[in-house]
RNA sequence: GAUAAGGUAGAGCAGAGGAAGCUUAUCGGGCUCAUAAUCCGAAGGUCAGUGGUUCGAAUCCACUUCUUAUCA
Numbered sequence: 001g002a003u004a005a006g007g008u009a010g011a012g013c014a015g016a017g018g019a020a021g022c023u024u025a026u027c028g029g030g031c032u033c034a035u036a037a038u039c040c041g042a043a044g045g046u047c048a049g050u051g052g053u054u055c056g057a058a059u060c061c062a063c064u065u066c067u068u069a070u071c072a
């Protein structure tokens, strides 16, 4: 330099047009003599960025940026 795959909650991942969910972690409560385990609840997201398409975009398109892999 070229190509491909990816960037979504603190961490690991779903979600491929009708607008964000799971596990874990954190906080509060229940249970227990107490802790663990377990149960209930809560908070936490400018969906990498900018623009475009659309009534509507995390999702489609263009560019930029970062990570990984392959080739040169």
Base pairs, nucleotide, nucleotide: 001071002070003069004068005067006066007065010024011023012022013021018055026042027041028040029039030038048064049063050062051061052060
Predicted 3D model of a 72-nucleotide RNA (transfer RNA) from a Cyanophyceae cyanobacterium. The source organism's lineage runs through Bacteria, Bacillati, Cyanobacteriota and Cyanophyceae.